Predicted 3D model of a 72-nucleotide RNA (transfer RNA) from a Candidatus Saccharimonadota bacterium.
The coordinates come from a structure-prediction model, not an experiment, and the mean pLDDT is 84.
Its Rfam family is "tRNA". The family's RNA type in Rfam is transfer RNA.
It was read from a public genome assembly.

[in-house]
RNA sequence: CGCGGGGUAGAGCAGUGGCAGCUCGCGUGGCUCAUAACCACGAGGUCGCAGGUUCGAGUCCUGCCCCCGCUA
Repeated sequence: CGCGGGGUAGAGCAGUGGCAGCUCGCGUGGCUCAUAACCACGAGGUCGCAGGUUCGAGUCCUGCCCCCGCUA
């Protein structure tokens, strides 16, 4: 250089064009003599970057960046 897979909340991951979600973690409250567990609520996201298509893009297209693997 070429090919394939991946990049979405602090972590691990869903999301096949129409409200961005799940589990864990974190915070607050409840329960308890207290802690854990359990229950309820909440915060936290420029969906890697920049363009394009579309009424509408995390999703489709193009270029670039980063990670993993394959090949020479």